FMN riboswitch aptamer (RFN element), 143 nucleotides, folded computationally. Its mean pLDDT, the model's own confidence on a scale to 100, is 77. It was read from a public genome assembly, where an Rfam model found it.
[in-house]
RNA sequence: AAGAUGCGCCCGGGGUCAGUGAAAAUCUGAACCGGCGGUAACAGCCCGCGAACGGCCCCACCCGGGGCCGCCGAUCCGGUGGAACUCCGGAGCCGACGGUGAAACCUGAGUUUUGGUUCAAGUCCGGAUGAGAGGCGCGCAUC
Repeated sequence: AAGAUGCGCCCGGGGUCAGUGAAAAUCUGAACCGGCGGUAACAGCCCGCGAACGGCCCCACCCGGGGCCGCCGAUCCGGUGGAACUCCGGAGCCGACGGUGAAACCUGAGUUUUGGUUCAAGUCCGGAUGAGAGGCGCGCAUC
């Protein structure tokens, strides 16, 4: 220096204030948050990757482990510059799965309410003291 290599470590943030109310972390208004690699200069929304979710297959007595495929959100305008959808100014937008209702609808009964359907949180609870893109360090075959 480099690797179809071994081991170790690390690796996701954010609900606060106000309103209504008997009751709200889910309603309303404001607020707050942004994994990893790449890209002529710094990126949630440019190109990819990852978790999650769905399917198929393999190994396993079980617990569980592995592979492949699918799915996978969102940005513009102006400025500076050699170079920026990345910086600066402005205005926007997006956010897996399961749970949770004071949401919506239907229904019965009549005024306290019955039964049902649907939907519901990026920030709460959970899988998760997990997994992983990847980062760093030490070592090692080889040159």